[in-house]
RNA sequence: UUGCCUGCUGCGGGAGAGAGGGGCAUGCGCCCCCGCCGAAGACGCAAACUCCCAUAAUCGCUCAGGCAACAGUACCGCAGCCCAUGG
Numbered sequence: 001u002u003g004c005c006u007g008c009u010g011c012g013g014g015a016g017a018g019a020g021g022g023g024c025a026u027g028c029g030c031c032c033c034c035g036c037c038g039a040a041g042a043c044g045c046a047a048a049c050u051c052c053c054a055u056a057a058u059c060g061c062u063c064a065g066g067c068a069a070c071a072g073u074a075c076c077g078c079a080g081c082c083c084a085u086g087g
Base pairs, nucleotide, nucleotide: 001086007081008080009079010078011077012076013075018034020033021032022031023030024029035067036066037065041063043060044059
């Protein structure tokens, strides 16, 4: 000096599902009941390979979370930081 992968930060995009009923508060907050959603997180599973072990997701599950708006979300794009490697 270059600056992969991963991680972090900022900006932008970003779905789904009852503005359900009751109670307490009177602040959209909390509790209970019923019904739902899955794209924070957690958990489970395949083939590749004869068997075993290991391993994944936007798949499954729905513990957690969520179900007007706001906020947040996996993922994508851009910028920056750190950094491998090379010169």
The RNA shown here (Glycine riboswitch aptamer) has 87 nucleotides and comes from Chromobacterium sp. LK11. The same sequence occurs in records of 2 taxa. The sequence is in RNAcentral, with records from Rfam and Ribocentre. Model confidence (mean pLDDT): 76 of 100.